[in-house]
RNA sequence: GCAGAGUAGGACAGUGCGCGUUAAGUGCCGGGUGAACAGGGAGUUGUCAUCUGGACGAAAAGAAAUAUCUUGCGGUGCAUUGUCCGCAUCCCGCUGC
Numbered sequence: 001g002c003a004g005a006g007u008a009g010g011a012c013a014g015u016g017c018g019c020g021u022u023a024a025g026u027g028c029c030g031g032g033u034g035a036a037c038a039g040g041g042a043g044u045u046g047u048c049a050u051c052u053g054g055a056c057g058a059a060a061a062g063a064a065a066u067a068u069c070u071u072g073c074g075g076u077g078c079a080u081u082g083u084c085c086g087c088a089u090c091c092c093g094c095u096g097c
Stems, first nucleotide, its partner, number of pairs: 001097004009085010019074003028054008039092004060071004
């Protein structure tokens, strides 16, 4: 000098258990607080979590012993498996040549 490994996290799909269908959640716009970001250090206007304001907004059907159950629906939550993407950026380090 060249090449490579590796994080948080994200996307999609499968599985399991839930929640809502009396509309929460998801998604969109804004505000507050906090956290994490490869082996070490720094670190954003990026990421995530949580609280909060605003706009928008929906798919139910069947059975029943009237308790519930089944099939759906929701850009639904969590866990887990697989595939893919992946340190904003800066310095140093690691592996191979």